[in-house]
RNA sequence: UAGGUUUAAAGGCACACCUGCUGAAAGGCGGGGCCGCAAAGCUAGAGGGGCUAAAGCGUUUGUUCGUUACAAGCGUCAUGCCAGCCAGCUGCCCUC
Numbered sequence: 001u002a003g004g005u006u007u008a009a010a011g012g013c014a015c016a017c018c019u020g021c022u023g024a025a026a027g028g029c030g031g032g033g034c035c036g037c038a039a040a041g042c043u044a045g046a047g048g049g050g051c052u053a054a055a056g057c058g059u060u061u062g063u064u065c066g067u068u069a070c071a072a073g074c075g076u077c078a079u080g081c082c083a084g085c086c087a088g089c090u091g092c093c094c095u096c
C1' cells in the first nucleotide's frame, strides 16, 4: 500500500413497539426500548429503486343568478421524504 477476516479486545448504532413535539402526509427530532448490524458511519443533483400528494393542473358532483366562488370525490404530479432497499465515498481493531 492492497486484500481478507470477526476468533479476540475496547467500543459504537438502535428495528418493531410506547411516548412528547413537528408536518397535509410520507416522514423527522427527543426520551424509553433493543430486532439486528463489520460500516445500521456519511452521501438523496454521482446513480438506481421506493413512499407521500399539501399546493398546482385536469375532471365529476353539489351549492350558487352566474366556469364566479366554495365544498366533496377521482386522476396526475415532487420542488417533500426514505440510505436498516441496491449503490457511491470514507473509516476502527486483530490476525495472515
Base pairs, nucleotide, nucleotide: 003096012037013036017032018031019030020029021028022027035084041089042088043087047086048085049082050081051080056076057075058074059073060072061071062070063069
The RNA shown here (c-di-GMP-I riboswitch aptamer) has 96 nucleotides and comes from Paenibacillus thalictri. Model confidence (mean pLDDT): 79 of 100. The model forms 95% of the base pairs in the Rfam consensus.